Small-subunit ribosomal RNA from a metagenome, 1452 nucleotides, folded computationally.
RNA sequence: AGAGUUUGAUCCUGGCUCAGAACGAACGCUGGCGGCGUGCCUAACACAUGCAAGUUGAGCGCGAAAGGGAGCAAUCCCCUGUAGAGCAGCGCACGGGUGAGUAACACGUGAGUAAUCUUCCUUCGUGUCAGGAAUAACCACUGGAAACGGUGGCUAAUACUCGAUAAGCCCACGGUCCCCUCGGGGAUUGAGGGAAAAGGGGGGCGCAAGCCUCUCGCACGAAGAUGAGCUCGCGGUCCAUUAGCUAGUUGGCGGGGUAAUGGCCCACCAAGGCGAUGAUGGAUAGCUGGUCUGAGAGGACGAUCAGCCACACUGGGACUGAGACACGGCCCAGACUCCUACGGGAGGCAGCAGUGGGGAAUCUUGCGCAAUGGACGAAAGUCUGACGCAGCAACGCCGCGUGAGUGAUGAAGGUCUUUGGAUCGUAAAGCUCUUUCGGGAGGGAAGAAAUGGUUAUGUGCUAAUACCACAUAGCCUUGACGGUACCUUCAGAAGAAGCACCGGCUAACUCUGUGCCAGCAGCCGCGGUAAAUACAGAGGGUGCAAGCGUUGUUCGGAAUCAUUGGGCGUAAAGCGAGUGUAGGCGGUCGAAAAGGUCGGGUGUGAAAUCCCAGGGCUUAACCCUGGAACUGCAUUCGAAACCGUUCGACUUGAGUACGGGAGAGGGUCGUGGAGUUGUCGGUGUAGAGGUGAAAUUCGUAGAUAUCGGCAAGAACAUCAGUGGCGAAGGCGACGACCUGGUCCGAUACUGACGCUCAGACUCGAAAGCGUGGGGAGCAAACAGGAUUAGAUACCCUGGUAGUCCACGCUGUAAACGAUGCUCACUGGAUAAUGUGCUACUUUCGUGGUGCAUUGUCGAAGCUAACGCGUUAAGUGAGCCGCCUGGGGAGUACGGUCGCAAGAUUAAAACUCAAAGGAAUUGACGGGGGCCCGCACAAGCAGUGGAGUAUGUGGUUUAAUUCGAAGCAACGCGAAGAACCUUACCUGGGUUUGAAAUCCCAUGAACCUGGCUGAAAGGCUGGGGUGCCCUUCGGGGAGCAUGGAGACAGGUGCUGCAUGGCUGUCGUCAGCUCGUGUCGUGAGAUGUUCGGUUAAGUCCGGCAACGAGCGCAACCCUUGUCCCUAGUUGCCAGCGUAAAGUCGGGAACUCUAGGGAGACUGCCGAUGUAAAAUCGGAGGAAGGUGGGGACGACGUCAAGUCAUCAUGGCCCCUACGUCCAGGGCCACACACGUACUACAAUGGCCGAUACAAAGGGCUGCAAUACCGCGAGGUGGAGCGAAUCUCAAAAAAUCGGCCUCAGUUCAGAUAGGAGUCUGCAACUCGACUCCUUGAAGUCGGAAUUGCUAGUAAUCGCAGAUCAGCAUGCUGCGGUGAAUACGUUCCCGGGCCUUGUACACACCGCCCGUCACACCAUGGGAGUCGUUUGGACCAGAAGUCGUCGGUAGCCAACU
Repeated sequence: AGAGUUUGAUCCUGGCUCAGAACGAACGCUGGCGGCGUGCCUAACACAUGCAAGUUGAGCGCGAAAGGGAGCAAUCCCCUGUAGAGCAGCGCACGGGUGAGUAACACGUGAGUAAUCUUCCUUCGUGUCAGGAAUAACCACUGGAAACGGUGGCUAAUACUCGAUAAGCCCACGGUCCCCUCGGGGAUUGAGGGAAAAGGGGGGCGCAAGCCUCUCGCACGAAGAUGAGCUCGCGGUCCAUUAGCUAGUUGGCGGGGUAAUGGCCCACCAAGGCGAUGAUGGAUAGCUGGUCUGAGAGGACGAUCAGCCACACUGGGACUGAGACACGGCCCAGACUCCUACGGGAGGCAGCAGUGGGGAAUCUUGCGCAAUGGACGAAAGUCUGACGCAGCAACGCCGCGUGAGUGAUGAAGGUCUUUGGAUCGUAAAGCUCUUUCGGGAGGGAAGAAAUGGUUAUGUGCUAAUACCACAUAGCCUUGACGGUACCUUCAGAAGAAGCACCGGCUAACUCUGUGCCAGCAGCCGCGGUAAAUACAGAGGGUGCAAGCGUUGUUCGGAAUCAUUGGGCGUAAAGCGAGUGUAGGCGGUCGAAAAGGUCGGGUGUGAAAUCCCAGGGCUUAACCCUGGAACUGCAUUCGAAACCGUUCGACUUGAGUACGGGAGAGGGUCGUGGAGUUGUCGGUGUAGAGGUGAAAUUCGUAGAUAUCGGCAAGAACAUCAGUGGCGAAGGCGACGACCUGGUCCGAUACUGACGCUCAGACUCGAAAGCGUGGGGAGCAAACAGGAUUAGAUACCCUGGUAGUCCACGCUGUAAACGAUGCUCACUGGAUAAUGUGCUACUUUCGUGGUGCAUUGUCGAAGCUAACGCGUUAAGUGAGCCGCCUGGGGAGUACGGUCGCAAGAUUAAAACUCAAAGGAAUUGACGGGGGCCCGCACAAGCAGUGGAGUAUGUGGUUUAAUUCGAAGCAACGCGAAGAACCUUACCUGGGUUUGAAAUCCCAUGAACCUGGCUGAAAGGCUGGGGUGCCCUUCGGGGAGCAUGGAGACAGGUGCUGCAUGGCUGUCGUCAGCUCGUGUCGUGAGAUGUUCGGUUAAGUCCGGCAACGAGCGCAACCCUUGUCCCUAGUUGCCAGCGUAAAGUCGGGAACUCUAGGGAGACUGCCGAUGUAAAAUCGGAGGAAGGUGGGGACGACGUCAAGUCAUCAUGGCCCCUACGUCCAGGGCCACACACGUACUACAAUGGCCGAUACAAAGGGCUGCAAUACCGCGAGGUGGAGCGAAUCUCAAAAAAUCGGCCUCAGUUCAGAUAGGAGUCUGCAACUCGACUCCUUGAAGUCGGAAUUGCUAGUAAUCGCAGAUCAGCAUGCUGCGGUGAAUACGUUCCCGGGCCUUGUACACACCGCCCGUCACACCAUGGGAGUCGUUUGGACCAGAAGUCGUCGGUAGCCAACU
């Protein structure tokens, strides 16, 4: 110090989340020791039990029992005037607990008290005289269960009380002086009145009474100290959806009350007091020093420790007292608990322990007063759950340990593995050491100072060498912790390591299991079998460590409330606009004073804490000492620049006066014409109107059209303009009147009079509302007609509110420049409006230059970008308003306003991890532009209807094996399922296997029988004995059989794990890169633009310049010619002749090698002197000549694990393998692709022509013969330019048929055959005879084709024993049409919009159904808080009056 997360990517805005620190914590796993701390945050819930406040006999009276001793006993003595209760004094108001209440002078801080009190303590002064009467205890009687009493009697005091005295005190009245906050206070003085007391102990003397003395007390007064009361300034929470509150309220006079001021209380008088600087009300909360965090400023908190406050079961009240309205006191009321004899009583742990309960959660019913502190006491001492200690708890902080060295065979074992190894790992073992802590044994502190006792000495007091007090010295006496800390020693590595994490953020990686399951997750997100570094386990690693994680909370990061330190054109955010109050801010000069400001001093800012230095525990935590600091408040002395204040002055801000203007600025009254509609009249006749097309509608009762008259209402064409005016809304015919603002010019005047503006007030489009008018046109609602699946719409015909006027209300708009107002400053260019100056000009006008206004483009600068840019979104100043993630929601509730509609103000629960801005690249659009393609159009032939073939779906089945699925699956894989194929089914076998490698044993291999069986197979025979080496035992190679295990095998799964191959967009013209440049960036540029092309083809231009993959070309074929060659091919001329059969020929055809040819090369035109296009010439061919091969970056998780290969998974006497039979050929049906047809451009019969390209030895097969035929017999020839398949068919010629279900068509079926093959039943092809179905040109829809093409005709080949309507090739005959690019489909380029980016088969809105979550309503019911009204009214204090009983000592 930052990081993750919105997107395909980018920048920004913005939220969410994480990394840090902390904790009175809790939970999970784990746990060796010690020190120091800490430990009910919840129920201020209820409490059993014990303890927590007593003490004093030196204030007073009384006074046991038990025990011991003596005695026969009674009794006496000791303990002992003890224990004990009582009277009395002091204390109990401290200490300890808790935080309910409290938003307050409660707290903090600083002042005041001249408005006060203060027990005990200290100092000083003065006293302590003399009387009296009671009462508890006790005794007797007695009530009650108890608690607790009652009556009578006795008695004491430092209890109570009368009197005396009065230094001083108090009260009222006077005199003098001083001070002051003017209220008063202090000092002194005069006379008058008033109020005190208590004794105890020690010593001496004395018979006693008493006296002297010391000491502790007591009374009064003064002062101090301490503590407390009261008052004031300032400070610290939230809500304005709490805006008004207040009758003792505010003040006064006079009283009462208090220690004391005061409406604290009362009577009277006045009508005040508080409040947007937030009263009142509500919610929450003890406050502070401080603690945590943070760089700081801040934010959050207020445990332990310390100060203050409040409270003590709840509420109220007083008493006593120096002090209380009293935690362990009293009274009353209430709730609760307990006792009870039912009549009555008792209690208050928020003291220490402890219990129950609540809760995630918080300890021992311990020891001791040894220390510190407190109460009482003269003291000893007693009491003290304050406190000191111990116990429990890793709750926190700190420290220590769990060993150290050496040790490679890199052990075993685990894990991983490419099987080589790697890693755990010097880790272990082993060897050599050490012994902290823990354990055993022994020793052993400090904390203790005092007090007291005693001895001695001294001092004081005193008559005193008594006593007493003090000082010094010696001795004796006191330790809960605890035999603890610490020290020594013994044994032995011995007893002592876990937790979390390992996808990114964030350090750390692999294997196995699981398979959107189980689960994880702080955010983003993981998990649906390749193979999960994210789940679970393991190995390894990382981080911390007696702890580690999780959860919760706070601060931080968050500049995400921004004072430091943010924003508002489009991301959230400028009020619709103005006037203006409070407030904030404010021009120039001078003077004064000193409020702010700045400096110095003083007081205070408790201690602890934090910081610094030093010191003490072995160190640290911890503790101690000192310093600094406490940023504050108060007071005082100064300074005078700035701000504020007061006084004086100025003119530049602002304003006024004068002259001149422009203008749809506003209001009122009037005037005008055009148009619409209506009405009257004329002309006139069948339509008009309206639409994409129509209809509703109007019209023969005369419309529309046209002419004239009249009426009415509304709006003002042209001018008209990013022209003008106004604050905004807004304003448009003309005239008059009234009126606001503004601009220009030149002078004079006022003298800061200014700017902004919370509330407030005013204005405020349209629609809407109220009342009354008006109503031509238009027109929500409504009606009808259309459109449509529907059409509550768009279109049409009508039509009411309304639109208009007057008055009133509403108060909102994308009320927008989405840009608040004012002021200042900061380059320009250009245009316009208003008005000045000026030059030229006869005029018109042109140029220059000011001020004001309105636009456009743009420097710098700003901005996330877009953009803004002197009219700022630049640079500054002042003031106001507003914003703080999205949704919920501008909603609910409440308030205000409104007649209503509604407006305004304005949340929360819940939910999401985004929502959003700008820009980028794509994709898409029933957006645009340009262009292409049998894409449409123009044509030809089809498909869809029939029958059959074939494929698919579906169904069926034991099985009908599997795959392919829009185009781009469906005569596809399959170039050929009777067995085989074959993967499927049934049945029969087999298990190292049908085939492979290795090992062992036996045997050569091999040949050949029989039985059984459907076969596979099983059983059982016969023959046979090889090759190489040899030490003659044997060994080896090869093959076969048997055996064991490694392994084989799998057409089992995953094409979404893959390779390879293929389809498709698409033979579409595209797809990219390097360098440079531009941009914050994604990206752009290049590749866009102007032309051109089949083409990103080429040219020109250009911040681009080049390059690559594609295009084209190079390759094959075909079309022309030439050369070479001339058999098996050819034959012009010559010969031969049935025949290129032969001789011969080498011309031609042809064959197959090599060349030529075509390049927009030439001409003309157009074009940019271009590319290119058009036309022409020549040429076999002309602008790519035709055809083929060739398929860019990529897309479709396209297809294929069943061609092959292959990861992983699965099967292993089976999902492998062998065999037989069956199935893949099923059949209600649906679809695709074909064939054949429906006929006369035809069918049948006969005759006669013309191909190309192929195949052939397990082959093609001629001539010949047989058969109607398929075919058979037979075999010449040919491994083929030679022989053969082989007949080409349409065509042509002649004949018949004559429009019919036919002499069309051939399905189906019967019979008879042929061929192939082991075998044609399921299930082949062909032949012959017979049979002769549907079908007469095909609905919606849809396909192919632009020339040697479509159409039509046949031929060949692959596969193949056989099987072709399929496929792949070949030639024959051989058209029609294209105006054109509006439309359909697909594609390319540019541009535009976008909320799409798995990209329009996108995204997305609402209802409904089901489930779940949160919230609400709900007959009601319960609790809490609160307003108002009323009833009843305890204890107690004060006052007044009275009564009853009793007393009458302290008066007479």
The prediction has a mean pLDDT of 84.